[in-house]
RNA sequence: CUCUUAUCAAGAGGGUGGAGGGUCCGGCCCUUCGAAGCCCGGCAACCGGUCGCCACGGCGACAAUGGUGCCAACUCCGCCCCGAGUAAUCGGGGGAGAUAAGAG
Repeated sequence: CUCUUAUCAAGAGGGUGGAGGGUCCGGCCCUUCGAAGCCCGGCAACCGGUCGCCACGGCGACAAUGGUGCCAACUCCGCCCCGAGUAAUCGGGGGAGAUAAGAG
């Protein structure tokens, strides 16, 4: 990098630091009532762990010492199709993206 599977409306603050951030672009936002980064902390529970059940494919419970992830806004919104609606907008599906686990 490509492919496969699963999930994506919940959740999570202090210090330090000083002006940016939400990956590009557009929009719309956040931010000196303090951005990024760093340290600590936290959230969650995908893998892994322990226990139980099993139609042996899996399912459930518990913990959070290990491997990741995450800690404004639906994945902040954007593209395509279908449906509802006068419209604003809403719902469903797809695509794209993120994360995990596996394969090449």

This is a predicted structure of a 104-nucleotide RNA (SAM riboswitch aptamer (S box leader)) from a Dehalococcoidia bacterium. RNAcentral holds the sequence, with entries from Rfam. Rfam family: SAM riboswitch aptamer (S box leader). Rfam's curators write: The SAM riboswitch is found upstream of a number of genes which code for proteins involved in methionine or cysteine biosynthesis in Gram-positive bacteria. On this family, see Huang et al., Nucleic Acids Res 2021: "Structure and folding of four putative kink turns identified in structured RNA species in a test of structural prediction rules". NCBI's taxonomy places the organism under Bacteria, Bacillati, Chloroflexota, Dehalococcoidia.